The RNA shown here (c-di-GMP-I-GGC riboswitch aptamer) has 85 nucleotides and comes from a Gammaproteobacteria bacterium. The model forms 95% of the base pairs in the Rfam consensus. It was read from a public genome assembly, where an Rfam model found it. Lineage of the source: Bacteria > Pseudomonadati > Pseudomonadota > Gammaproteobacteria.
RNA sequence: UCUGAAAAAGGCAAACCCAUUGAAAGAUGGGGACGCAAAGCUUUCGGUCUAAGGAGUUCACUCUAUGACAGCGAGGUUGCCAGGU
Numbered sequence: 001u002c003u004g005a006a007a008a009a010g011g012c013a014a015a016c017c018c019a020u021u022g023a024a025a026g027a028u029g030g031g032g033a034c035g036c037a038a039a040g041c042u043u044u045c046g047g048u049c050u051a052a053g054g055a056g057u058u059c060a061c062u063c064u065a066u067g068a069c070a071g072c073g074a075g076g077u078u079g080c081c082a083g084g085u
Base pairs, nucleotide, nucleotide: 001084002083003082004081011036012035016031017030018029019028020027021026034071040077041076042075044074045073046072047069048068049067053064054063055062056061
């Protein structure tokens, strides 16, 4: 510096269940493994989810992020192992 076919020390942990938390989406901890070579970190861009508050309203609802998702894609940034150069 390139690559992630095979292997893999070490690592992460979907669904689901329990507890806590939140208006919700969701988050945190424990159990649990579907998967992951950045499933480490970061909302910068796009996307998605929610709608407490606010706005509108034909009172049915609708719009809205200042709330979320990094295990949706891209970007930024750091790094393990293995193989190549």